[in-house]
RNA sequence: AAACGAUAAAGGCAAAACUGUGGAAACGCAGUGACGCAAAGCUAUAGGGACUUCUCCAAUCUUUUGGAAUGUCAGCCAGUUACCGAA
Numbered sequence: 001a002a003a004c005g006a007u008a009a010a011g012g013c014a015a016a017a018c019u020g021u022g023g024a025a026a027c028g029c030a031g032u033g034a035c036g037c038a039a040a041g042c043u044a045u046a047g048g049g050a051c052u053u054c055u056c057c058a059a060u061c062u063u064u065u066g067g068a069a070u071g072u073c074a075g076c077c078a079g080u081u082a083c084c085g086a087a
Base pairs, nucleotide, nucleotide: 004085005084012037013036017032018031019030020029021028022027035075041080042079043078047077048076049073050072051071056067057066058065059064
């Protein structure tokens, strides 16, 4: 230095739910909260995957169905950066 991850040390983040708020929605933001996390730090037409569908296109038994992101998810995989130092 890299790999690795302890009943170590110093710390950190914050799931679900609830309240308020933005949004068509997915979901985001704030507060409470703590399921968990060794990257639960960062990165979203410059990797893959997933979710939603206001608008759009097609069909249609006329009110539904299908397709599709420029929207969303990093706590899905991935890329990238990083504290500490036992085995």
This is a predicted structure of an 87-nucleotide RNA (c-di-GMP-I riboswitch aptamer) from Calidifontibacillus erzurumensis.
NCBI's taxonomy places the organism under Bacteria, Bacillota, Caryophanales, Bacillaceae, Calidifontibacillus.